[in-house]
RNA sequence: GGCGGGUUGCCCGAGCGGCCAAUGGGAGGGGACUGUAAAUCCCCCGGCUCAGCCUUCGAAGGUUCAAAUCCUUCACCCGCCA
Repeated sequence: GGCGGGUUGCCCGAGCGGCCAAUGGGAGGGGACUGUAAAUCCCCCGGCUCAGCCUUCGAAGGUUCAAAUCCUUCACCCGCCA
């Protein structure tokens, strides 16, 4: 340099153009149980002025009524080829 795969919340990870603040697990917060702890179980877990609104899927543009999802460029990681 060429080709392919990947980048999602604190971490790991799933994710059909609309049913998505986004499955599931861990971590974390609260509670139950326990002599204590662990294990187990329940609730919460982006923000706010909380029926709702705002922001968010590497970055920036674009398509669309509507984008984590499609397109373009760029950045980074992994693999193969040279």